[in-house]
Predicted 3D model of a 106-nucleotide RNA (Glycine riboswitch aptamer) from Thalassospira sp. HF15. Model confidence (mean pLDDT): 76 of 100. Its Rfam family is "Glycine riboswitch aptamer". Rfam links the family to the GO term glycine biosynthetic process. It was read from a public genome assembly, where an Rfam model found it.

RNA sequence: CGCACCGUGACGGGAGAGUCCGGAUAUCACGCGAUUUGCAUGAUGUGCGGCGCCGAAGGAGCAAUUGCCUCAUAACACUCUCAGGCAGAUGGACCGUCACGGAUAG
Numbered sequence: 001c002g003c004a005c006c007g008u009g010a011c012g013g014g015a016g017a018g019u020c021c022g023g024a025u026a027u028c029a030c031g032c033g034a035u036u037u038g039c040a041u042g043a044u045g046u047g048c049g050g051c052g053c054c055g056a057a058g059g060a061g062c063a064a065u066u067g068c069c070u071c072a073u074a075a076c077a078c079u080c081u082c083a084g085g086c087a088g089a090u091g092g093a094c095c096g097u098c099a100c101g102g103a104u105a106g
Stems, first nucleotide, its partner, number of pairs: 001106001005102009018051001020050003024046006031039002052086003058082001059080003066072002
């Protein structure tokens, strides 16, 4: 100097599953009544409760294997669903490109 490899950042791509049910609150629209603000309906937003569902943030569990073989270690996109998520947005494992840093082999 330094393919691979590791870490960080930027850009692009990126799935699945109820925009289900219920009541509460705020705003807007409209109708009626009435006089200091009331009632009903519809739309939107916010948070709450209930049940159902998803797995690709994170988290947890396990085999073969390996070792010091009474024992210990031990992975996943697998499993679980604590968390997260189920219109859109956000998030998103992973993939590609670039930049920076490290870098065994050579």